Model confidence (mean pLDDT): 76 of 100. This is a predicted structure of a 375-nucleotide RNA (Bacterial RNase P class A) from Candidatus Schmidhempelia sp.
RNA sequence: GAAAUUAACCAGACAAUCGCUGCUUUGGCGUAAAACCUAAAGGGGAGGAAAGUCCGGGCUCCAUGGGGCAGAGUGCCAGGUAACGCCUGGGGAGUUUGAGCGAGAGCGAAAAUUCACGACUAGUGCAACAGAAAGUAAACCGCCGAUGGCAAAUAUAAUAUUCGCACAGGUAAGGGUGAAAGGGUGUGGUAAGAGCACACCGCGCAGCUGGUAACAGCUUGUGGCACGGUAAACUCCACUCGGAGCAAGGUCAAAUAGGGAUCCAUUGGCGUGGCCCGCGCUGGAUCCGGGUAGACUGCUUGAGCUAAUGUGCGAAUAUUAGCCUAGAUGAAUGAUUGUCCACGACAGAACCCGGCUUAUCGGUUAAUUUUAUCA
Numbered sequence: 001g002a003a004a005u006u007a008a009c010c011a012g013a014c015a016a017u018c019g020c021u022g023c024u025u026u027g028g029c030g031u032a033a034a035a036c037c038u039a040a041a042g043g044g045g046a047g048g049a050a051a052g053u054c055c056g057g058g059c060u061c062c063a064u065g066g067g068g069c070a071g072a073g074u075g076c077c078a079g080g081u082a083a084c085g086c087c088u089g090g091g092g093a094g095u096u097u098g099a100g101c102g103a104g105a106g107c108g109a110a111a112a113u114u115c116a117c118g119a120c121u122a123g124u125g126c127a128a129c130a131g132a133a134a135g136u137a138a139a140c141c142g143c144c145g146a147u148g149g150c151a152a153a154u155a156u157a158a159u160a161u162u163c164g165c166a167c168a169g170g171u172a173a174g175g176g177u178g179a180a181a182g183g184g185u186g187u188g189g190u191a192a193g194a195g196c197a198c199a200c201c202g203c204g205c206a207g208c209u210g211g212u213a214a215c216a217g218c219u220u221g222u223g224g225c226a227c228g229g230u231a232a233a234c235u236c237c238a239c240u241c242g243g244a245g246c247a248a249g250g251u252c253a254a255a256u257a258g259g260g261a262u263c264c265a266u267u268g269g270c271g272u273g274g275c276c277c278g279c280g281c282u283g284g285a286u287c288c289g290g291g292u293a294g295a296c297u298g299c300u301u302g303a304g305c306u307a308a309u310g311u312g313c314g315a316a317u318a319u320u321a322g323c324c325u326a327g328a329u330g331a332a333u334g335a336u337u338g339u340c341c342a343c344g345a346c347a348g349a350a351c352c353c354g355g356c357u358u359a360u361c362g363g364u365u366a367a368u369u370u371u372a373u374c375a
Stems, first nucleotide, its partner, number of pairs: 001371010012340007020045002023042006047346001051357002054355005059245004071241005076090005091117001092115006100107002118236002123234002125230002140175002142171003147168002149165002152162004183201006202225001203223004207218004249297004259288006268282005304323008341344001
């Protein structure tokens, strides 16, 4: 100098003019005082994701004595947090490469990368196709055929020896099937084989040691040895979970219609009917409360931001100091001009936070790792 990874920051810059929308101050209008309307000045005005709405909380209303069932979710350990399925640290396992050690099985430094990573000695289930056999194993090819059987030869009184067949049978070494075939290497052993026996490797259980724990280690003991796989199969175990959402919720409150109370009227009107009786409906005034339109509020000072110091490996946290940084409601955050160069991506708040995920032109800084060149 280059590349990669991780973390943090910026997101065209500057100036002028004209707007839009909140806030503050001072006027005008208006009022009992305000609000509304209006003028001027000052000052504020999108994001790292404002997005997806996938998790977790705050806030609000409703529900709620306690416990259980059902349902949903989470799942190695420890910590952080308001909380989480998030974050931090640690442990374990897998895949790829593999220095090196060993006769071999095997062990394995280091690097990259992945993991929904509780339990299959509670119970139940599942495993297509292939294959002889898929879980209290199994004989297709192969091997053997000691023993038993059959046949032959030799010597025979019974019988023995030798050779053959592959009939019974033995065999999990080898081949083949499969994602998976009931430990591995070597030696002994055997008719051939086999943890059948032994040594080593690996494994289970126990103990001891270390660690908060997950778990790890052992020149310890013990067992010939896998109590096969599968829980993003039912299930079991442990823990968590009431519902709806700012169109939540609260305040003020027309017109019209309807409701209630009091007073007045009940001579009247309408319907039924040919008419009368009868029956049904109906009035006026004042006051009250509910609710709709509409208006206001909730609304941004908050698990807030910045810095220093302390604690911690870290995520974070404590203390002190300083700061206020959009709040719209048909919904503002823009337009024009000029100058500059690296020529400008993804995209825009709508109650508020913490995460995750996805989109994104480029640039800056720091740390780590790798590597090259020049002097």
It is recorded under the gene name rnpB.